Order: sequence, then structure tokens, then C1' cells
RNA sequence: AAUUGACGUGGAGAUGGCAUUCCUCCCUAACCGCCCGCAAGGGCUAAUGAUGCCUACAGGCCU
Repeated sequence: AAUUGACGUGGAGAUGGCAUUCCUCCCUAACCGCCCGCAAGGGCUAAUGAUGCCUACAGGCCU
């Protein structure tokens, strides 16, 4: 230096904040949505990996 393994106390999981986690993944990686299109570009869903609260957005009802 390279390769491999262990651990999790570290990190990550398509648009915000906080918290939780029996989920998954990662060691410079994990992660950075989908569809059409040669490209340029156009279209669509979603604030969670999952759960709770708040905020933003959308729809309905009541006052």
C1' cells in the first nucleotide's frame, strides 16, 4: 500500500425541522425518484426507510 474480517460508539436512506426506531445499507463508501427523448428538453409522484409532532403544499367539510 492492497485485500479480508470484526465492532457500531460513526455515517447514509429523491424537497424542511425535531424526536424515536425492533428496518436496510456504508467505511470514502452508503445516498442523489420515475417516465418520454439521440440530445436539447418535457411530464409525474413524494416533505417519513418506518413512526410521532411541527412547518410548507393539495383536496374536502364546519365555524
Predicted 3D model of a 63-nucleotide RNA (Fluoride riboswitch aptamer (crcB RNA motif)) from Paraburkholderia susongensis. Its Rfam family is "Fluoride riboswitch aptamer (crcB RNA motif)". A reference for the family is Baker et al. (2012), "Widespread genetic switches and toxicity resistance proteins for fluoride", Science. Of the family's consensus pairs, 100% are formed in the model. The RNAcentral record of the sequence draws on Ribocentre.